[in-house]
RNA sequence: GCGGAUAUAGUCUAGGGGUUAUGACUCCUCGUUGUGGCCGAGGUAGCGGGAGUUCGAUUCUCCCUAUCCGCU
Numbered sequence: 001g002c003g004g005a006u007a008u009a010g011u012c013u014a015g016g017g018g019u020u021a022u023g024a025c026u027c028c029u030c031g032u033u034g035u036g037g038c039c040g041a042g043g044u045a046g047c048g049g050g051a052g053u054u055c056g057a058u059u060c061u062c063c064c065u066a067u068c069c070g071c072u
Stems, first nucleotide, its partner, number of pairs: 001071007010025003018055001027043005048064005
């Protein structure tokens, strides 16, 4: 330099154009307990950045950024 893959919460992850974005761990509150843990109930937190297509984009297209892989 060229090509490919990936980017969703603090972490891991589902979702392939439309209804409130899925689940787990973490964190917070309450219950339970002599305290803590476990367990039960509830809650907070998320689509890498920019443009385009579309009535509508997390989803499709392009560019950028980051990470990983391959080629030279």

The prediction has a mean pLDDT of 83. A computed fold for a 72-nucleotide RNA from Diacronema lutheri, annotated as transfer RNA. The RNAcentral record of the sequence draws on Rfam.